Predicted 3D model of a 73-nucleotide RNA (transfer RNA) from a Candidatus Berkelbacteria bacterium.
Its Rfam family is "tRNA". Gene Ontology term of the family: triplet codon-amino acid adaptor activity. The family's RNA type in Rfam is transfer RNA.
The same sequence occurs in records of 4 taxa.
Order: sequence, then C1' cells, then structure tokens
RNA sequence: GCGCCCGUAGCUCAGUGGAUAGAGUAUUUGCUUGCGGAGCAAAGGGUCGCUGGUUCGAGUCCAGCCGGGCGCG
Repeated sequence: GCGCCCGUAGCUCAGUGGAUAGAGUAUUUGCUUGCGGAGCAAAGGGUCGCUGGUUCGAGUCCAGCCGGGCGCG
C1' cells in the first nucleotide's frame, strides 16, 4: 500500500429501516439476613467512533475519515 471484519452503558455483548436503544455484569439505594461480599427489588449511567449522503423515518443502508484486529504484498 491492497483486501476482509469490527467500533452501541465502566466491562462483555444483543439490536431484520419504524413507537421512549436493550440484556448480563459492575455501581448506588432499599429490603432481606445472626452477619453479608450471598439473595430480592429499584435507580442512575448512552450525543450508537467522527463527518456527510440516501430515506417520510438510520444504531441499521451508502461514501470518506479515525481507531482496533486478521490476511496479502
């Protein structure tokens, strides 16, 4: 340099163009318990890598760029 794949919550990941973007785990609070780091419930936490484009509508499709991984030279 070329090709392919990936980028969504602190972490690991789901999410076939359609209503307020979700789960597990972690954190905080409450309950429970002889005690709690176990169990139960709730809450907070996201400009979906960046910029543009397509569309009535984009996390999803397209282009460029940035970052990561693999392969080729």